Guanidine-I riboswitch aptamer from a soil metagenome, 96 nucleotides, folded computationally.
RNA sequence: ACAGGUCGCUAGGGUUCCGGCUUUUUUAUUAAAGCGUCUGGUCCGAGAGCGGCCGGCCUCACCAGAGGUGACACGGAGGGACAAAAGCCCGGGAGA
Numbered sequence: 001a002c003a004g005g006u007c008g009c010u011a012g013g014g015u016u017c018c019g020g021c022u023u024u025u026u027u028a029u030u031a032a033a034g035c036g037u038c039u040g041g042u043c044c045g046a047g048a049g050c051g052g053c054c055g056g057c058c059u060c061a062c063c064a065g066a067g068g069u070g071a072c073a074c075g076g077a078g079g080g081a082c083a084a085a086a087g088c089c090c091g092g093g094a095g096a
Stems, first nucleotide, its partner, number of pairs: 004054006012044002017041002019038001020035005056069005072092001074095001078090003
């Protein structure tokens, strides 16, 4: 130290939808109910994870622009949202 914003992704997260599985059912994987104690697709997703872009700051430059730069970060309980949960949000909060 605007301890900045945004986008993509990851660790992670659950179960609306899809798929999977189970039971019942059907001419029929047809339909219904249940299961996240289903690897998954969709989905959510980091202050203390990664990357891009924009911005900030410094130097140079008449301008255009060029180069450089941001260290460190242990952490509840509780509450909130969506279908739901979470490393999401409250929150670099309380506290240490």